Annotation:
The RNA shown here (transfer RNA) has 72 nucleotides and comes from a Defluviitaleaceae bacterium. The sequence is in RNAcentral, with records from ENA. Model confidence (mean pLDDT): 82 of 100.
RNA sequence: GCUGCUGUAACUCAGGGGUAGAGUACCUCCUUGGUAAGGAGGAAGUCGGCAGUUCAAAUCUGCUCACCAGCU
Numbered sequence: 001g002c003u004g005c006u007g008u009a010a011c012u013c014a015g016g017g018g019u020a021g022a023g024u025a026c027c028u029c030c031u032u033g034g035u036a037a038g039g040a041g042g043a044a045g046u047c048g049g050c051a052g053u054u055c056a057a058a059u060c061u062g063c064u065c066a067c068c069a070g071c072u
Base pairs, nucleotide, nucleotide: 001071002070003069004068006066007065010024011023012022013021018055026042027041028040029039030038048064049063050062051061052060
């Protein structure tokens, strides 16, 4: 220098055009003499960034950034 993969909640990951979810963690409450375990509820995301297509984009396209892998 070229090519490809991945990028979504604090962390690990689903979701592949129709207003984004799970587990763990976090907060509140119940339970206990007090912890742990268990139960109930809750908060947390401009889906890496910028443009394009579309009535509508996390999703499709282009560029770009970061990480990883391969080639040179």